[in-house]
RNA sequence: CUUCAUGAGGGAGAUGGCAUGCCUCCCGCUCCCGCGCGGAGCGAACCACCGAAAGGUUGAUGAUGCCUGCACCACC
Repeated sequence: CUUCAUGAGGGAGAUGGCAUGCCUCCCGCUCCCGCGCGGAGCGAACCACCGAAAGGUUGAUGAUGCCUGCACCACC
């Protein structure tokens, strides 16, 4: 330096919050310092669909449960 295997952690999943023996995806680089379970910058996953355009469609979930907000209907 490369390859394989194993373990752990961090992040993301088109409108909010919490939870999960769950699902999918990403995980590197550079710099600084008082050298640490430190700080900063860049980058990946991610940022819905149809349509040439005009315009149109669904949804607070990735999935499930609960809460909050919004909309409709019924009852008191």
Predicted 3D model of a 76-nucleotide RNA (Fluoride riboswitch aptamer (crcB RNA motif)). The sequence was found by an Rfam model in a public genome assembly.